A computed fold for a 350-nucleotide part of an RNA from an uncultured bacterium, annotated as small-subunit ribosomal RNA, central domain. Its Rfam family is "Bacterial small subunit ribosomal RNA". Gene Ontology terms of the family: structural constituent of ribosome and ribosome. Its mean pLDDT, the model's own confidence on a scale to 100, is 91. The RNAcentral record of the full RNA draws on ENA and SILVA.
Context: one part of a larger RNA
Order: sequence, then C1' cells, then structure tokens
RNA sequence: CUGGGCGUAAAGCGCGCGUAGGUGGGAGCGCAAGUCCGGUGUGAAAGCCCCCGGCUCAACCGGGGAAGGUCGCUGGAAACUGCGUUUCUUGAGGUGGACAGAGGGAAGUGGAAUUCCUGGUGUAGCGGUGAAAUGCGUAGAUAUCAGGAGGAACACCCAUGGCGAAGGCAGCUUCCUGGGUCCAGCCUGACGCUGAGGCGCGAAAGCGUGGGGAGCGAACGGGAUUAGAUACCCCGGUAGUCCACGCCGUAAACGAUGGUCACUAGGUGUAUGGGGUAUCGACCCCCCAUGUGCCGCAGCUAACGCAAUAAGUGACCCGCCUGGGGAGUACGGCCGCAAGGUUGAAACUC
Repeated sequence: CUGGGCGUAAAGCGCGCGUAGGUGGGAGCGCAAGUCCGGUGUGAAAGCCCCCGGCUCAACCGGGGAAGGUCGCUGGAAACUGCGUUUCUUGAGGUGGACAGAGGGAAGUGGAAUUCCUGGUGUAGCGGUGAAAUGCGUAGAUAUCAGGAGGAACACCCAUGGCGAAGGCAGCUUCCUGGGUCCAGCCUGACGCUGAGGCGCGAAAGCGUGGGGAGCGAACGGGAUUAGAUACCCCGGUAGUCCACGCCGUAAACGAUGGUCACUAGGUGUAUGGGGUAUCGACCCCCCAUGUGCCGCAGCUAACGCAAUAAGUGACCCGCCUGGGGAGUACGGCCGCAAGGUUGAAACUC
C1' cells in the first nucleotide's frame, strides 16, 4: 500500500412486502470444510535473484544455489468461522390489560358559503380596475327577504399537535379494518437483519367507459396595458377539477440524508401512556418509556452545518456515483390505448 465517496460538490431506488443470496445473540459437547503448524511430493528447461567460472572486459555463455503455487498427499492443533447436536433468554415473536390518533375502506348525515331557479320589496344602476373598458341591467339587474335546486369543500377547534412505509390523511355518526405505544407477569426459544430479481402501494397532471358539473378554470373569445403583449390585470369560458371502474407510474415523490442494531455530556418545549409525591379528589412537582421540536458539548465537516430523530463511533446488508456538453438523447429490449415510462450509449466537442 492492498480505492474514495453519496445533506448542499457526481451519487440513497418515491415507499413497502418479500425470494435467492449475504449476514447474524449466550453456553456445553462433537466434527475438522475454512484457518494454523509439521512432514512429504511436485512446481521441466530457459529466464529473474545470489555465488563461482569461460570468451582481454561487457553483452553473451557455462556450472552451482536460492526463490517461485489460492497446489497435491499425509500427520497434528481446535481459539475463531463453518457444520451437527444439546441447551439458555437478553434479540425477535406471542399472550393479558390499558391507551392515543385527520391511519385505511364503506354507508349515512349537518351547517355556513358560492351559483342558479321561483316569488316578494324596490329603482337606476351594478360590476370591475392603477385608471378603464368589455360584461350584466328598465324584458327590472345590483341590494334585500322568503322558498327551492345542485355540486364541491369542510371556517372556528388547528398546534411550533396527531396518524401513516411512502404517496398522503381534517365537519359529524355508524359499520368493517391495518399499524403503534405503555404496564405486568407468563409462553416460544435466535424463529433475527438486509434484500439482486419479483410482487404490491404510489401526489398532481394525463388516458378509456359511464355518470356528474356549483365554484374554480389550461385551451379559447373579448376588454385593457404596451412599440408589440400569442403575458401579467379585467369580463366570459371548454377540457379538467368531483364519482364509479380500469389504465398511467412520474415529481424539488425532499430531511435533496436507504434499512437494522449497539454505543457516545447536557438543557429546554410539546404529544401519549405508566409510576411516585401530594390531596378527600384533582391541579402543581419529580421519575420512566415512546414520538415530535429547539439549543448545545465531544466528535465529525471544505465550509455551511450535524450533533442520542447524527452528517459522531462501530457492525451487517442493499442501492448509487466516477469531469462538463452531446443526453436522460439515439438504437434495441420491456411496459403502455396513447401521452409516454423504464433500461440507456457513441461519434464529436471543451
């Protein structure tokens, strides 16, 4: 010396379940594949290295030795890995009790508001902007009252809060259903971790069929602005936004930070649960666990910053990077109804 890396420089798959594989807790006994030691066989010659010698030297050549293999056979060792067996309970799982929650699916239901319709009151404007105009209104608008229809979203509570693997999840009620946390014993006995392929989930937009359509609103029409205005502003407005079923499979899918485990000062807030103290009881106060924030030491970092929710110290497994452009392009494969997605170059050039 036997790469270095991935928060922001290139680099963590959007997320999960899990196959192969890799990897894996404590103890006893055995085996001896890996491992270690010895013996032995072999590793042709030439070459390389050392010594000696021959051409006057050297190159060159000759002689001798050494070295050289993840090697074969054989004897042995048993700490570590492995394998077999027995065993353990701390990892993991289960059982009992308690608990919080916008976790998911379905059905039902409520009020406010917008719009529209009908009727009443009422009359000359309303609306909109920087200012206007298009637009709406004497066929009676705007305003206001009553009634009705329909769709979509759920103000306050709401949080610096909660739940979920991620995407994401918010009126209320019921039904079905997933996960999590805490407490206390008991049970199983390493059943664990990761995960190439694979399978599933996956915002918005988009696509197919059918429905729905209040508001908003790509495209589009009109009015303004302007040198122009294919915009920003205004008046309209189709798809869409909503529902059912089926596709699509992407994102600044972000913590721009893969998963699991262990270890490493503290301080402070908050959510849920448990324990203690106190009290008639509760509040207050103290402790523990889990989650979620802020600050901060050591350490790390190019710096910014991170800092028990690590970007610190270690272990295991997966994914990924290797100068910029060309290019996430071309070609081919696979997937898709399509849009396109995925895998993914090269020439050339700096």